[in-house]
Context: one part of a larger RNA
RNA sequence: UGACGGGGGCCCGCACAAGCGGUGGAGUAUGUGGUUUAAUUCGACGCAACGCGCAGAACCUUACCCAGGCUUGACAUGCAGGGAAUCUGGUGGAAACACCGGAGUGCCUGGUUUACCAGGAGCCCUGACACAGGUGCUGCAUGGCUGUCGUCAGCUCGUGUCGUGAGAUGUUGGGUUAAGUCCCGCAACGAGCGCAACCCUCGCUAGUAGUUGCCAUCAUUCAGUUGGGCACUCUACUGGGACUGCCGGUGUUAAACCGGAGGAAGGUGGGGAUGACGUCAAGUCCUCAUGGCCUUUAUGCCUGGGGCUACACACGUACUACAAUGGCCGGUACAGAGGGCAGCCAGCCAGUGAUGGUGAGCCAAUCCCAAAAAACCGGCCCCAGUUCAGAUUGCAGUCUGCAACUCGACUGCAUGAAGGCGGAAUCGCUAGUAAUCGCCGAUCAGCACGCGGCGGUGAAUACGUUCCCGGGCCUUGUACA
Numbered sequence: 001u002g003a004c005g006g007g008g009g010c011c012c013g014c015a016c017a018a019g020c021g022g023u024g025g026a027g028u029a030u031g032u033g034g035u036u037u038a039a040u041u042c043g044a045c046g047c048a049a050c051g052c053g054c055a056g057a058a059c060c061u062u063a064c065c066c067a068g069g070c071u072u073g074a075c076a077u078g079c080a081g082g083g084a085a086u087c088u089g090g091u092g093g094a095a096a097c098a099c100c101g102g103a104g105u106g107c108c109u110g111g112u113u114u115a116c117c118a119g120g121a122g123c124c125c126u127g128a129c130a131c132a133g134g135u136g137c138u139g140c141a142u143g144g145c146u147g148u149c150g151u152c153a154g155c156u157c158g159u160g161u162c163g164u165g166a167g168a169u170g171u172u173g174g175g176u177u178a179a180g181u182c183c184c185g186c187a188a189c190g191a192g193c194g195c196a197a198c199c200c201u202c203g204c205u206a207g208u209a210g211u212u213g214c215c216a217u218c219a220u221u222c223a224g225u226u227g228g229g230c231a232c233u234c235u236a237c238u239g240g241g242a243c244u245g246c247c248g249g250u251g252u253u254a255a256a257c258c259g260g261a262g263g264a265a266g267g268u269g270g271g272g273a274u275g276a277c278g279u280c281a282a283g284u285c286c287u288c289a290u291g292g293c294c295u296u297u298a299u300g301c302c303u304g305g306g307g308c309u310a311c312a313c314a315c316g317u318a319c320u321a322c323a324a325u326g327g328c329c330g331g332u333a334c335a336g337a338g339g340g341c342a343g344c345c346a347g348c349c350a351g352u353g354a355u356g357g358u359g360a361g362c363c364a365a366u367c368c369c370a371a372a373a374a375a376c377c378g379g380c381c382c383c384a385g386u387u388c389a390g391a392u393u394g395c396a397g398u399c400u401g402c403a404a405c406u407c408g409a410c411u412g413c414a415u416g417a418a419g420g421c422g423g424a425a426u427c428g429c430u431a432g433u434a435a436u437c438g439c440c441g442a443u444c445a446g447c448a449c450g451c452g453g454c455g456g457u458g459a460a461u462a463c464g465u466u467c468c469c470g471g472g473c474c475u476u477g478u479a480c481a
Stems, first nucleotide, its partner, number of pairs: 001481002003478003007475007015465002019429005026320008034311002042053002064306007073131001077130002079127005086103007107120005133295002136293003142289002144284003147280001149278001154193006160169003173184003199272004204240007213230003218227002243266001246260005322422001326381006338369003343362002347358004388419001393414007435457007
């Protein structure tokens, strides 16, 4: 100087408390451990691994296993020879591949009347060698990227001063703040990286603009449908607006705090992006890059099939429930944000349905996906393993795809399991939040209870900081560095 203390003081955070809803019990989905296996590819392991890499494992993916094949190689550059591109037939085979045929020449330059000849570019085959290749090892050799403490308020420097020196001071102190935020003081005076602001978005408003959007007034229609209009809504660009600016009080005359006015918004207005010096030899050599090591008829490459989907068990994360604030049937409303041409698909017809057939519109403020759901109105159920719950299983189907046996999703009929609110323990959340309800998207042929977004309905509680956890500042002890 740090680090640590079941030392002290001050102060924060859904840290506790106050509340609301969960997890832990059940069934299923999914990840992991374990076990099994020819293989169940690999990585990730307290917080910060475990719906994580995987934003799509039937083949492919795929790195694993078995079998069949290739050896200058699936890919790059260089050399030589031949043909050239390209199309196509046969045999063996699961394919890859191996073997045997057929058709067929173009482009550029030069020579040449032409026929044709020579050279070249692209492409293919063969051969030899340099080499290619490796998701093989080392994240404890590395770059890059990322997690975490933590959006915590800290981390440092120049000069000066003090100290033999390590170092101190500044950065401590008194107030204050979300903040090393600001004020005052002070052997310090300044400065940098962080904080804040500048950026995006939501909330108010003006101007500009008026189609595909909108409709107050005038006509018109089943319908903003059409004429008309651009007021209004909206769209998207440029501005305004909030600054403790104003008033009162407290305070040291300061910084600031409390209350108030006006205002769409008030003291950081809500949300996002943004992550200092560093810590964990944290994670990643399987995104990529890369040193070293290893491999070279194989640890490389191709193909068929299998596996990653196994199942006595154990754990994590979710979904669905256990019902009446509910279930079922019928009717009737109200979103936002997205996506669409190998696409989204209206309408009509067939089917109980998944879906099929037909077919208009739309490269989309125009057309389509599209129905939002909870909610509301009416009816049935009457507390039961039930008209709760839907696992499991049987049969019959639909769709995608070369192909749904291992191993897809969906539909109909039948079947109807556990489950009566969950031990010890444990998680999230302070407001348009929790809870609850649906919608969209990426990936994607197909496959979503996961993930990322979007809106609808919409609470309870916070006395307080003694205690648990994490953190900041000052101080104290130390046999630790």
Molecule: small-subunit ribosomal RNA, 3' major domain
Organism: Bacillota bacterium